[in-house]
Context: one part of a larger RNA
RNA sequence: CGUUAGAAAUUUGAGUGGAGCUGAUUCUAGUACGAGAGGACCGAAUCGGACUGACCGCUGGUGUACCGGUUGUCCCGCCAGGGGCAUUGCCGGGUAGCCAAGUCGGGAAGAGAUAAGCGCUGAAAGCAUAUAAGCGCGAAACUCGCCACAAGAUGAGAUUUCUUUAAAGGGUCGUGGGAGACUACCACGUCGAUAGGCCAUAGGUGGAAGUGCUGUAAAGUACGUAGCCGAGUGGUACUAAUAGCCCGUUGAG
Numbered sequence: 001c002g003u004u005a006g007a008a009a010u011u012u013g014a015g016u017g018g019a020g021c022u023g024a025u026u027c028u029a030g031u032a033c034g035a036g037a038g039g040a041c042c043g044a045a046u047c048g049g050a051c052u053g054a055c056c057g058c059u060g061g062u063g064u065a066c067c068g069g070u071u072g073u074c075c076c077g078c079c080a081g082g083g084g085c086a087u088u089g090c091c092g093g094g095u096a097g098c099c100a101a102g103u104c105g106g107g108a109a110g111a112g113a114u115a116a117g118c119g120c121u122g123a124a125a126g127c128a129u130a131u132a133a134g135c136g137c138g139a140a141a142c143u144c145g146c147c148a149c150a151a152g153a154u155g156a157g158a159u160u161u162c163u164u165u166a167a168a169g170g171g172u173c174g175u176g177g178g179a180g181a182c183u184a185c186c187a188c189g190u191c192g193a194u195a196g197g198c199c200a201u202a203g204g205u206g207g208a209a210g211u212g213c214u215g216u217a218a219a220g221u222a223c224g225u226a227g228c229c230g231a232g233u234g235g236u237a238c239u240a241a242u243a244g245c246c247c248g249u250u251g252a253g
Base pairs, nucleotide, nucleotide: 001152005163006162007161008160009159010158011157015149016148017147018146021049022048023047024046025045026044027043033038051106052105053104054103055102059100060099061098062097066093067092068091069090070089071086072085073084074083075082076081110144111143112142117137118136119135120134169247170246171245172244173189174188175187176186177185194240195239196238197236198235199234200233201232203229204228205227210223211222212221213220214219
């Protein structure tokens, strides 16, 4: 821009893409078959491999904005307690998120029409013949079925609702996001829990500072599952999302 008034939502599916894999074991059955050795079809079940989708409750990885330990040095006047730097100084753990080696799922079943192939009925040709008329079975291939996209499918589809009192609706702007390069998308903007703060809590670390006590001291111990705590969860208007402006309709040219 189009889809022929403008919007908001819900859809149909022409069409497109994805997927499509496979092993071992057990039963049937040591059966059919075979002198024996050996050893099935058909059918049923179980456990796997690789590939692939989603997820983070479990097992773990990461987690330089969390907690602790510790070395050297400089600083906060000194002690104590802290801060900076040294690869995050080094080391031990670790929330959220992200992730696999973790967890759950997938390939199918089924239907249609067939290929090679196997048949039924059956003449031409009194027989025979799956074929000439007619009818059937038959494959990971084909068309559906499963998953995703999809009306620019210009063949531009359908349904519902809203607006005709400068509307409905949208944008700008702001607070943000399991959305994201930007944009877009999604949530929210006081008729408010969108983010921050605060409160509570999950969870992490692992017992703070200070004081008392014990010990000559290093240190230990009690107050005390202590103190601190990023992203989690629930709550709470304290802070910031204010007010507005623009497009959109009619009319005129």
Molecule: large-subunit ribosomal RNA, domain VI
Organism: Robiginitalea biformata HTCC2501